[in-house]
C1' cells in the first nucleotide's frame, strides 16, 4: 500500500497479506564451475587411530637398529669390541599455561568504552654493566634380591651432571638508619650522598661459539582498581554481621575485610537495593527512509569450562583439556585381592532430533615447540572428499521456416480459434561435452659467492636440493547438437482461463472464504503466468505497524481524566543587571584492533571473492565563545500572599425555639360498616372500627417562597433563632518582592448501603407473613411488618462519586438573560469586575458537537489506554470486625468487538389519514344429507402439479373407450409423425378373406401422374445423418398470482454533507389521489394518479329492415297482417350535456358545505378496460419455447383391459332442506342476454313421462330455443309433516363400437339424516345484500349443484374511529438488515482438547537447620632425618 466488522458510510481497531534475511529443515526436481558453510538438539555416552614433544653441543650410559674391527663357521650365520652414525629407557633443560575446542556457568568491572597503578609481575627476545672463585653430599638409571593376575611396587649395592647443597666474592639489588635537594596526586614520589647487614653463578666445545649469573633499560604480554553503559519481573520493598569504616598485624608479585584482634556502627535502596527468572559479552550481522526492533553460527578480540564436585603441587606463568590428590557417578579389566578411563582436539560411533560431512592427504607453503644446526613433532595449518546449504558465472543451442501440418484441447462445430515459427526440414556454431596430445606458473632454506658496515656477525644480491593439492588449473586439435528443464500458481489481495469429473461428498484454505449437480477456489487436462538448476512449503526475525507514536498517537460518546483537596520527593518557572562557564556551541590532539560497512583504484576471461588507498559514530584531554539552561550576587514589580472597608450566600459546628402533617393515648358525639383494587381478597370493626371533636404524647422531616437561583473542592447543603468558625468576589490605597504552579509515594475527606457500642424509633421500610394477578409468580399489585430510617462515637472507602471532560497560565468575533459588588443619591441607563446559563464568528472533531467556562492556539506538571471474550475473575501481598475494598495475571478462544452517522424494516411509541377493517344491519359457513376438490390411506395403478393469507368446484371451459400423462399383458426398433442422402423395387389407391383381444401378420384381386425420352413427383423396403421423450432442473423467456387501484416509485441540473446520503418528495391547508394551493435550495421532468377509451343513464340530428305503427286506407276469428308512415319506440352512426360554471356562507387560496337553484343526471353520475419502481429464488420445463443433464431393441411407440371414480377418516368449497314470508293443485302476466346447419325446431300424432314418428320454418331484428318468483283461486295447520328428499328396488327413454367398474334423464314404489346448528368465522353500504329464473362455453352424451354472463322481483343500516386486521405520511427508539417469524440469555444433555478441582501416586530443583567429613594448606605439638 492492499484484505477483512456494515444493507451501505465515516472513524476507532485488531487480524492478515505482498518485500527482504537465514547454520536452516521438508516435498518435486537437477547440466557444470567458482567462492564461502556444513549438530542450532543430549556441557549425552563413547570402541579404534592420531591431535606435544623435543635436546648426546648437559650426564651416567647402552636395551634394539646400521657401520666398522676381531672370533668361530664353506656359507646362511652366530659371538665379542661403546669403537663408530646413532640411540629405547633413565637424570637433567626448555616446551606440556600457545594453538585447537565448547559456551554449561556468570546480570559480573563478566564484556565494551575511557582513564589509573605514587600499589604491582614478566621465561623466552633485544640493548648496557658487572661477574662465573673453592668445596660437600646423596640419588635414578644399571646391578643383585623379592611382592603382585595386573597397574605397579620394596629393599640392598654402586655412580654422573648445566641436578642439589655450602662457603667465598658482590652492587645502580633488597632491608635498616640518617643527610642535602626537587617535585606531585591525600597517604607520597624522585635525585645525589653515607653508614650497617643480607644474597649469585654451570659447564660444554670442532675454540668461531653456544649456554650460566646478577643489576638497569626496552620490547611486548599479563594482574589489579575506577567513571560511563550493558536482560526481565515491584504479584521480589526492604538488604546486610565481615556487614560499612577505622586501628595494628598476617598474607600477596602488588593495592584491598583479602584474612585476623580490637575499636565505632555504620553501608546499599523507588536514579529499583535484595530476591528469583533468562543468557557468555563485544567487533559485527539482517530489517529499516531513519529513529529503532532482532540476532551474536562461520572470521577476530575478550572471558569462561575441560565427566562431576574440591584441593592444592610444580612453575616466569596453572589452581592446568590429552598433569596430580580426594570424594561422586558411570564405563571396562580382574587371578576378587585390587586396578584402569575421561573426544566440549581431529576423523569416527551409538543415541537424542526435522537436521548437519571423510575413522582422507601432507608438513610442500605459513606458523609454532625443541635444538647450534641438520631436523623431528605439529588432525594447528594447507589440500582433498560429502552435501544445491548459500550467493555468483555458463549451459541447455542460433539463423531461416506455413495465412499455419499431424496430434491435442476449446468453440456459436460444411467452419473457426489455440498449441504455434513451436515442431519438420534447411543452413550455421561449439561455451559444455567426450577422445587425444603438448604442459607453464605458484620459492625459496642451508651452503656457496659477491657488496656494504672497524670485526664476530648482521642486511642485500646471486647461485642452489626439495610439490600433498595433481597430471588439476589453463591451452591446444578432434568429433558432433550432438551430453543437459523444471518447480509453483492461475476467485480477490496477485502476474495468469477454459473444458471434464465430483455433488457440504472427496478435498482446499494465508485473510476473506470456496464445494449441497452448469465449481475460473476441489481433482484432472489443456492454455496461461512467474521463476528458473532450481522452484514451492514449513519455521523464525525485522518490515509493512504512526500497532508503544524520541522522531511520531491518543483519554466527552470508541480502549484511556484518580472520586476531591492539601502537600513531600521531583519536574517546571516572572523581569534587569553582573559574575561564571557545570549543561550547550566551536577548534585541535589521544583512541575508536585487524576483518566487515561506504567511496575510489587494481587482481583472478566477468561475477560472487580478494588487494591497496580513504572515511565514520562514541568516549577522553585541552583551548576558546557567553546567546540560552543552570550557579552566585544586588535589583524590580505585572504573579503570589498579607493589611484596611461596606456587602453575599440552603458554607460547616453546637445549641434553643416553631408551627402544620403523621401515628399512638384519653375522653365525647355517632352506627355499620370501612379500607384497598383494574377488580377484589388478606386486614380493621357491634368487646363500637371509619368519620368527628376536645386534650396530651412521641419521632422525623420543614409545605408555599423556590428559580435554566446560591453556596461549597469534591460528597453535598434548605423551618427560625444564637454562639463559633471559614471561604471566595468587589473598591481604593498600602506592605512584602518570585516567596510561584503541578505534584509519584503520603495525609485528609469522601452520597446511599453496610457493619461494632450504646440510645431512639412517628413515618418509610429490604429480609419475612398473608391476600391477589398467573400456567407458575420465590416479582410488578393489597393488607401488615422486622432490620434499617435519626443521634452520638468508631469503621467501611465505593458509585452513571458524571460536565461519563484533571489542574494551572496566556491568547482568540460577536449577541441574549441572570447572581454579588463597584459605579455619589435610585434594581434608571451604559461600563466594569467577578460567578452562572443560552445561541452562535473563526478554528477543532469520525460525526453527535465544542465553541472565552473549549473538545480551538500554545507551555508546564500529574493519572491513564494500546483488540473482543476469559476478567476486574484467579493466585500472591496490602487494608478491613465482616461484607469487601485495592493491586491485579494466564492457559484457552474468536475476527472482529465498538463509536457515531445514514436508508429501511420493526415497536403491546407518539402524530394524522384511509379501506365491509371495526361498528350498526342483512343473509350465509362451521351441525344434517348429497355433489365436487384436497390431505390422509389403501393399490398393480390410484398419472402429474397447485399447499399460509396468494393451493383445496385449482391447472380441468366438461377422464366410459380416446384423452392419458399412470398400472398389467401382447407387439415395433428409420421407429406412431417430419427432412436429407445413398441403393433396390415399382407402385400410391380402392375391395375384401384369415388367424388374433387388437395392434399386427398373412394373402387374393384390381391399379400410378407428367413427359418423346433421360427423369421427376409419389409410395414400399434396407443403411444412414437427423428423430421421440408430460424424463430431471433454484439456469432462463413468456405469462400469472399477491401486497394493491395501494399512492407512491425515480430521474436530470443545482445545493447541504468527507461519505452512505439528504434536499427535491419534510412545514400549513386540501383530495379518492405525491389530487391541488400556499410557503420553501431548490428548479424542472419521468413511471404511476387523474383524463383520453368500452359500456349504462337524458337528449338532439342523421337513417329506417327483418324493428315500430300516431295518423290515412285496406283486412282478420285476432294480430303492424297488407298499402303506407318516419311521429313514438327500437336499432347505430354523429353530436350535445356537468365545468363547483350560477347562487349563498366558511377560506389568503385550493377547496369545502347546502333538505340552494337548474338539470336527465351534482360534485369521480353508475360499471368495466387499465395494475407503477419493486417484494415473495411465488406459481408454471405438463400450455408454449429454451440452456444444460439424462433414456435410445426403451425413460421412444402402438394396441386391449385396468386406474385417474377405491374409503375408517380430517379439511375446504358448494347444492339441498330443516318449512305456513312455507308446500301441493289449478288458472294467469311481465324480461334481458345469448345460440342455432351432423343444428335449433314451430305445428300435428303416440307416450303417464324421458322421448319417439311424422312435418315447417331458419345460416336468423324475420324462423325457433325461452322465463321464474309474483298475481288470483283453492287446499295443507305446526306434525320429522302433502316438510325434506337422501337412499334403495323395478320399469324405461336417450347418447355413443360400447353405460359392469364408471353416464344422464323419466316413471313407480322406498322415503334416510335434519326441528336454523358449539367453539370461531364469510360476504356485502344501492338497484347493493338478499331472492327468483333464463342463456352460453367445453360437449356424441355427462356426472354442471361448476364457472362465465343476463334479467325480474327488491332491503336494511353506518352513531362513530377508542379497539381487532390491512395499508399510507411524519415522528421518535432500535443491539434488527435473512430486517420482530429478527436478535438474543441461561440451564440441562453428549464428551474431555485447553484451564481449575480430585482419594491419591511418581519424580526434579532451590533455601534453611543438623549429622557425617575425604584430600588439600596453614599453625602447634612431638618424633625423626
Nucleotide at each position: 500500500g492492499a484484505g477483512u466488522u456494515u444493507g451501505a458510510u465515516c472513524c476507532u481497531g485488531g487480524c492478515u497479506c505482498a518485500g527482504g534475511a537465514u547454520g536452516a529443515a521438508c516435498g518435486c526436481u537437477a547440466g557444470c564451475g567458482g567462492c564461502a558453510g556444513g549438530c542450532u538438539u543430549a556441557a549425552c555416552a563413547c570402541a579404534u587411530g592420531c591431535a606435544a614433544g623435543u635436546c648426546g653441543a648437559g650426564g651416567g650410559g647402552c636395551a634394539g637398529c646400521a657401520u666398522a674391527c676381531c672370533c668361530g663357521g664353506u656359507g646362511a650365520c652366530g659371538g665379542g669390541u661403546g669403537a663408530u652414525g646413532g640411540c629405547g629407557a633413565c637424570c637433567g633443560g626448555c616446551g606440556g599455561a600457545a594453538g585447537g575446542g565448547u559456551g554449561a556457568g556468570u546480570a559480573a568491572c563478566g564484556c565494551g568504552u575511557g582513564a589509573g597503578c605514587a600499589a604491582c609481575a614478566u621465561a623466552c627476545c633485544c640493548g648496557u654493566a658487572u661477574c662465573a672463585g673453592u668445596g660437600g653430599g646423596a640419588u635414578a638409571a644399571u646391578a643383585c634380591a623379592g611382592g603382585g593376575a595386573a597397574a605397579c611396587u620394596u629393599g640392598u649395592u654402586c655412580u654422573a651432571a648445566u641436578a642439589u647443597c655450602a662457603c667465598a666474592u658482590a652492587a645502580u639489588a633488597u632491608u635498616a638508619u640518617u643527610c642535602a635537594g626537587a617535585g606531585g596526586c591525600a597517604u607520597c614520589u624522585u635525585u645525589g650522598g653515607a653508614u650497617a647487614a643480607u644474597u649469585a653463578a654451570a659447564g660444554u666445545u670442532c675454540a668461531g661459539g653456544c649456554g650460566g649469573a646478577u643489576a638497569c633499560g626496552g620490547a611486548a604480554u599479563g594482574g589489579c582498581u575506577c567513571g560511563c553503559g550493558u536482560g526481565a519481573c515491584a504479584u521480589u520493598a526492604g538488604c546486610u554481621a565481615g556487614a560499612u569504616g577505622g586501628u595494628a598485624g598476617g598474607g600477596u608479585a602488588a593495592a584491598g575485610g583479602c584474612c585476623u584482634a580490637c575499636c565505632a556502627u555504620g553501608g546499599c535502596u523507588a536514579u529499583g537495593a535484595u530476591g528469583u527468572c533468562u543468557a557468555g559479552g563485544g567487533g559485527u550481522u539482517c530489517u529499516g527512509a531513519g529513529a529503532g526492533g532482532g540476532a551474536g553460527g562461520u572470521c577476530c578480540c575478550c572471558c569462561a569450562c575441560a565427566c562431576u564436585g574440591g584441593a592444592a603441587c610444580u612453575g616466569a606463568g596453572a589452581c592446568a583439556c590429552g598433569g596430580u590428590c580426594c570424594a561422586g557417578a558411570c564405563u571396562c579389566c580382574u587371578a576378587c585381592g585390587g586396578g584402569a578411563g575421561g573426544c566440549a582436539g581431529c576423523a569416527g560411533u551409538g543415541a537424542g532430533g526435522a537436521a548437519u560431512a571423510u575413522u582422507g592427504g601432507a608438513c610442500a607453503a605459513u606458523g609454532g615447540a625443541u635444538g647450534a644446526a641438520a631436523a623431528u613433532c605439529u588432525g594447528a595449518u594447507c589440500c582433498a572428499g560429502c552435501c544445491a546449504u548459500g550467493c555468483c558465472g555458463c549451459g541447455u543451442g542460433c539463423a531461416g521456416g506455413a495465412a499455419g501440418g499431424c496430434g491435442g484441447c476449446c468453440c456459436u462445430a460444411u467452419g473457426g480459434g489455440u498449441u504455434g515459427u513451436a515442431a519438420a526440414c534447411u543452413g550455421c556454431u561449439u561455451u559444455u561435452g567426450u577422445a587425444c596430445g603438448g604442459a607453464g606458473c605458484a620459492a625459496u632454506a642451508a651452503g656457496g659467492u659477491c657488496u656494504a658496515c672497524g670485526g664476530a656477525g648482521u642486511a642485500g644480491a646471486u647461485u642452489g636440493a626439495u610439490g600433498a593439492g595433481a597430471g588439476u588449473a589453463c591451452u591446444g586439435u578432434a568429433c558432433g547438437a550432438a551430453u543437459a528443464a523444471g518447480c509453483a500458481u492461475c476467485g480477490g489481495c496477485u502476474a495468469a482461463c477454459u473444458c471434464c469429473g465430483u455433488g457440504c461428498c472427496a478435498g482446499c484454505a494465508g485473510c476473506c472464504g470456496c464445494g449441497g449437480u452448469a465449481a475460473u477456489a476441489c481433482g484432472g487436462a489443456g492454455g496461461a503466468u512467474g521463476c528458473g538448476a532450481g522452484c514451492g512449503u514449513u519455521a523464525u526475525c525485522c518490515g509493512g505497524a504512526u500497532u508503544u507514536a524520541u522522531u511520531g498517537g491518543g483519554u466527552u460518546u470508541a480502549a484511556a481524566g484518580g472520586g476531591u483537596g492539601c502537600g513531600u520527593a521531583g519536574g517546571c518557572u516572572g523581569u534587569u543587571a553582573u559574575a561564571u562557564a557545570a549543561g550547550u556551541c566551536a577548534g585541535u590532539g589521544g583512541u575508536a584492533a585487524a576483518a566487515g560497512g561506504u567511496a575510489c583504484a587494481g587482481g583472478c576471461u566477468u561475477a560472487a571473492c580478494u588487494u591497496g588507498u580513504a572515511u565514520a559514530c562514541g568516549c577522553c584531554a585541552u583551548u576558546g565563545a557567553a546567546a540560552c539552561u543552570g550557579u552566585a550576587u544586588a535589583g524590580c514589580u505585572a504573579g503570589g500572599a498579607u493589611a484596611u472597608g461596606g456587602a453575599u450566600g440552603a458554607a460547616g459546628u453546637g445549641u434553643g425555639c416553631g408551627g402544620a402533617a403523621u401515628g399512638u393515648g384519653u375522653g365525647g358525639u355517632g352506627u355499620a360498616g370501612c379500607g384497598g383494587u383494574g377488580a377484589a381478597a388478606u386486614g380493621c370493626a357491634u368487646a363500637g372500627a371509619u368519620a368527628u371533636c376536645a386534650c396530651a404524647c412521641a419521632g422525623a422531616a420543614c409545605a408555599c417562597c423556590g428559580a435554566u437561583a446560591g453556596c461549597g473542592a469534591a460528597g453535598g447543603c434548605a423551618g427560625c433563632a444564637c454562639a463559633c468558625u471559614a471561604a471566595g468576589g468587589c473598591a481604593a490605597u498600602a506592605u512584602u518582592g518570585a516567596c510561584g504552579c503541578u505534584g509519584a509515594g503520603g495525609c485528609a475527606c469522601g452520597a446511599a448501603a453496610g457493619u461494632g457500642u450504646g440510645g431512639g424509633g412517628a413515618u418509610c421500610a429490604a429480609a419475612c407473613a398473608g391476600g391477589a394477578u398467573u400456567a407458575g409468580a420465590u416479582a410488578c399489585c393489597c393488607u401488615g411488618g422486622u432490620a434499617g430510617u435519626c443521634c452520638a462515637c468508631a469503621c467501611u472507602g465505593u458509585a452513571a462519586a458524571c460536565g461519563a471532560u484533571g489542574a494551572u497560565a496566556a491568547c482568540u468575533a460577536g449577541c441574549u438573560g441572570u447572581u454579588g459588588g463597584c459605579g455619589a443619591c435610585a434594581u434608571a441607563u451604559a461600563g466594569u469586575c467577578a460567578g452562572u446559563a443560552g445561541c452562535g464568528a473563526a478554528g477543532c472533531g469520525a460525526a453527535a458537537g465544542c465553541g472565552a467556562u473549549a473538545a480551538g492556539u500554545u507551555a508546564u506538571c500529574c493519572a491513564c489506554c494500546u483488540g473482543g471474550g476469559g476478567a476486574g475473575u484467579a493466585c500472591g501481598g496490602c487494608c478491613g470486625c465482616a461484607a469487601g475494598g485495592u493491586u491485579g495475571a494466564a492457559a484457552c478462544u474468536c475476527a472482529a468487538a465498538g463509536g457515531a452517522a445514514u436508508u429501511g424494516a420493526c415497536g403491546g411509541g407518539g402524530g394524522c389519514c384511509c379501506g365491509c377493517a371495526c361498528a350498526a344491519g342483512c343473509g350465509g359457513a362451521g351441525g344434517a344429507a348429497c355433489a365436487u376438490g384436497u390431505g390422509g390411506u389403501u393399490u398393480a395403478a390410484u398419472u402429474c402439479g397447485a399447499u399460509g393469507g396468494u393451493a383445496c368446484g385449482c391447472g380441468a371451459g366438461g377422464a366410459a373407450c380416446c384423452u392419458u400423462a399412470c398400472c398389467c399383458g401382447g407387439g415395433c426398433u428409420c421407429g406412431a409423425a417430419c427432412g436429407g442422402u445413398a441403393c433396390a423395387g415399382g407402385g400410391a389407391u380402392a375391395c375384401g378373406a384369415c388367424a388374433g383381444a387388437g395392434a399386427u401378420g398373412u394373402u387374393g384381386u384390381a391399379g400410378c401422374u407428367a413427359g418423346c425420352a433421360a427423369u421427376a413427383g409419389u409410395c414400399u423396403g434396407u443403411a444412414u445423418c437427423g428423430a421421440g421423450g408430460u424424463g430431471c432442473u433454484c439456469a432462463u423467456g413468456g405469462u400469472u398470482g399477491u401486497c394493491g387501484u395501494c399512492a407512491g416509485c425515480u430521474c436530470g441540473u443545482g445545493c447541504c454533507g468527507u461519505g452512505a446520503g439528504g434536499u427535491g418528495u419534510a412545514g400549513g391547508c386540501u383530495u379518492a389521489a405525491g389530487u391541488g394551493c400556499c410557503a420553501u435550495a431548490a428548479c424542472g421532468a419521468g413511471c404511476g394518479c387523474a383524463a383520453c377509451c368500452c359500456u349504462u343513464g337524458u337528449u338532439g340530428u342523421u337513417a329506417g329492415u327483418u324493428a315500430c305503427c300516431a295518423u290515412c286506407a285496406g283486412g282478420u276469428a285476432a294480430a303492424g297482417c297488407u298499402g303506407g308512415g318516419g311521429a313514438c319506440u327500437c336499432u347505430a352512426g354523429c353530436g350535445a350535456g356537468a365545468c363547483u360554471g350560477c347562487c349563498a356562507c366558511c377560506g389568503u387560496a385550493a377547496g369545502g358545505u347546502g333538505c340552494g337553484a337548474g338539470g336527465a343526471a351534482g360534485g369521480g353520475g353508475g360499471g368495466g378496460a387499465u395494475g407503477a419502481c419493486g417484494u415473495c429464488a411465488a406459481a408454471u420445463c405438463a400450455g408454449c419455447a429454451c440452456g444444460g443433464c439424462c433414456c435410445u431393441u426403451a425413460c421412444g411407440u402402438c394396441c386391449g383391459g385396468g386406474g385417474c371414480g377405491a374409503c375408517a377418516c380430517a379439511c375446504g368449497u358448494g347444492u339441498u332442506a330443516c318449512a305456513a314470508u312455507g308446500g301441493u293443485g289449478g288458472a294467469u302476466a311481465c324480461a334481458g342476454a345469448g345460440g342455432g346447419g351432423c343444428g335449433c325446431u314451430a305445428c300435428c300424432c303416440a307416450g303417464u313421462g324421458a322421448u319417439g314418428g311424422g312435418a315447417u320454418g331458419c345460416g336468423a331484428a324475420u324462423c325457433u330455443c325461452u322465463a321464474a318468483a309474483g298475481u288470483c283461486c283453492a287446499u295443507c295447520u305446526c306434525a320429522g309433516u302433502u316438510c325434506g328428499g337422501a337412499u334403495u328396488g323395478g320399469a324405461g327413454u336417450c347418447u355413443g363400437c360400447a353405460a359392469c367398474u364408471c353416464g344422464a334423464c323419466u316413471c313407480c314404489a322406498u322415503g334416510a339424516a335434519g326441528u336454523u346448528g358449539g367453539a370461531u368465522u364469510c360476504g356485502c353500504u344501492a338497484g347493493u345484500a338478499a331472492u327468483c329464473g333464463c342463456g352460453c362455453a367445453u360437449c356424441a352424451g355427462c356426472c354442471a349443484u361448476g364457472g362465465c354472463g343476463c334479467g325480474g322481483u327488491g332491503a336494511a343500516u353506518a352513531c362513530g374511529u377508542u379497539c381487532c386486521c390491512g395499508g399510507g405520511c411524519c415522528u421518535u427508539g432500535c443491539a434488527c438488515a435473512c430486517a420482530c417469524c429478527g436478535c438474543c440469555c441461561g440451564u440441562c444433555a453428549a464428551g474431555c482438547c485447553a484451564u481449575g478441582g480430585g482419594a491419591g501416586c511418581c519424580g526434579g530443583g532451590g533455601g534453611u537447620g543438623c549429622c557425617u567429613g575425604a584430600a588439600g594448606u596453614u599453625c602447634g605439638u612431638g618424633a625423626c632425618c